A computed fold for a 74-nucleotide RNA from an uncultured Gammaproteobacteria bacterium, annotated as SAH (S-adenosyl-L-homocysteine) riboswitch aptamer. The prediction has a mean pLDDT of 77. The sequence was found by an Rfam model in a public genome assembly.
[in-house]
RNA sequence: UGUGUGCGAGGAGCGUUGCGACAGCUUUACUGCCAGGCUCGCCCACAGGAUCAAUUCAACGACGCUCAUAAAUA
Numbered sequence: 001u002g003u004g005u006g007c008g009a010g011g012a013g014c015g016u017u018g019c020g021a022c023a024g025c026u027u028u029a030c031u032g033c034c035a036g037g038c039u040c041g042c043c044c045a046c047a048g049g050a051u052c053a054a055u056u057c058a059a060c061g062a063c064g065c066u067c068a069u070a071a072a073u074a
Stems, first nucleotide, its partner, number of pairs: 001047004006042005011067006019037001022032003036060001
C1' cells in the first nucleotide's frame, strides 16, 4: 500500500422513491426489503512495498420536512 473480517467515527430524527446487494419465487422476470452500499481511523490475517521531518484533522451521502450546532446580516 492492497484485499478480507470486525469495531469506531463522519450532529439527530420523520416521511417518500427504489439502483446495487440480500431473500423469496411461477426463474434472467417479478415480489419483498432497502438512502452510511461511501470516506477516514483502529485491531487481526494474508500479499506486496517503503524507511527524514514538518503541516493538517477531512471530504461526501436521492427528494421533502423538523431539530441541534455554528456562522452570516441582503